[in-house]
RNA sequence: AUGAUGGCAUAGGGAGAGACUGUCUCCCGAAGACAGCGCCGAAGGAGUAAGCCCCGGGCGGGUGAAUCUCUCAGGCAAAAGGACCUUUGCCGGACG
Numbered sequence: 001a002u003g004a005u006g007g008c009a010u011a012g013g014g015a016g017a018g019a020c021u022g023u024c025u026c027c028c029g030a031a032g033a034c035a036g037c038g039c040c041g042a043a044g045g046a047g048u049a050a051g052c053c054c055c056g057g058g059c060g061g062g063u064g065a066a067u068c069u070c071u072c073a074g075g076c077a078a079a080a081g082g083a084c085c086u087u088u089g090c091c092g093g094a095c096g
Stems, first nucleotide, its partner, number of pairs: 006091004011086003018037001020036006038076003044072001045070003051063004055058001
């Protein structure tokens, strides 16, 4: 400084999938615990393509993104949560 990326706060938007079955507890509620089967992908977590790096040069090792993949965790009425997007304010100070 007509202040980048980013961070914090604020307000708004924000999907998917059993209000499943059995037993027990209870404050008798769509609640909780255990067991069973089915399912979702958008908290978090894990995996990896190119590229790059290393070496003993191989079908090697390391690093390596996502809304992709997995489904550990989480979730499957509403509420809550919710990646992500946007508004406003603040912090900060990259290029020039």
A computed fold for a 96-nucleotide RNA, annotated as Glycine riboswitch aptamer. The model forms 90% of the base pairs in the Rfam consensus. The sequence was found by an Rfam model in a public genome assembly. The coordinates come from a structure-prediction model, not an experiment, and the mean pLDDT is 77.